Predicted 3D model of a 92-nucleotide RNA (Glycine riboswitch aptamer). Its mean pLDDT, the model's own confidence on a scale to 100, is 78. The sequence was found by an Rfam model in a public genome assembly. Its Rfam family is "Glycine riboswitch aptamer". About the family: This family represents the bacterial glycine riboswitch. Its family is annotated with glycine biosynthetic process in the Gene Ontology.
[in-house]
RNA sequence: CGGAGGGGCUCUGGAGAAUCUCCGUAGGGAGUGCCGAAGGUGCAAGGUGAACGUUCACCGAAUCUCUCAGGCAAAAGGACAGGGCGGACAAG
Numbered sequence: 001c002g003g004a005g006g007g008g009c010u011c012u013g014g015a016g017a018a019u020c021u022c023c024g025u026a027g028g029g030a031g032u033g034c035c036g037a038a039g040g041u042g043c044a045a046g047g048u049g050a051a052c053g054u055u056c057a058c059c060g061a062a063u064c065u066c067u068c069a070g071g072c073a074a075a076a077g078g079a080c081a082g083g084g085c086g087g088a089c090a091a092g
């Protein structure tokens, strides 16, 4: 010089599910029914270790699973996808 991949900031798109019931002047609280795409839980193949002839323990992914958290008008948030900006680092 170069810029993979990852991370940061920013812009755009972005689903699901009661504008339910009760209480309260209100912020809000309680109840019931639901949703999965912040975060979090669980684990398949496989791996490691122990025992030793099939067991045990540990590690182990997701948009799967659970629904703890969160959410169920709009707004906000939002996995993920794409664009832009700037910096550090790898190969070369």
Base pairs, nucleotide, nucleotide: 001092008085009084010083011082012081013080018032020031021030022029023028033072034071035070039068040066042064046059047058048057049056050055051054